A computed fold for a 72-nucleotide RNA from a Bacteroidia bacterium, annotated as transfer RNA. Model confidence (mean pLDDT): 81 of 100.
């Protein structure tokens, strides 16, 4: 160099074209407790980048970026 597959909270993954983007661990702050762990309530946190379809894009297509991979 050609082709493919990927890209979503800090992390691991969900998400029919139409949700307040969701859920577990994590985190922070509370209940409880002599501390602490555990529980339990809350809080806060994401769609790589530019374009194009479309009323409506995380989802479709295009180019780029970054990751793996296959092949010469």
């Nucleotide at each position: 160099g050609g082709c493919c597959c990927u890209a979503u909270a800090g992390u691991u993954c969900a998400a029919c074209g139409g949700a307040u983007a969701g859920a577990a661990c994590g985190a922070g702050a509370g209940u409880u407790u002599c501390c602490u762990a555990a529980a339990c309530u809350c809080u806060a946190a994401a769609u790589c980048u530019a374009g194009g379809u479309u009323c409506g894009a995380u989802u479709c297509c295009u180019a780029g970026u970054g990751g793996g991979g296959c092949u010469a």
It matches the Rfam family "tRNA". The family's RNA type in Rfam is transfer RNA. RNAcentral holds the sequence, with entries from ENA.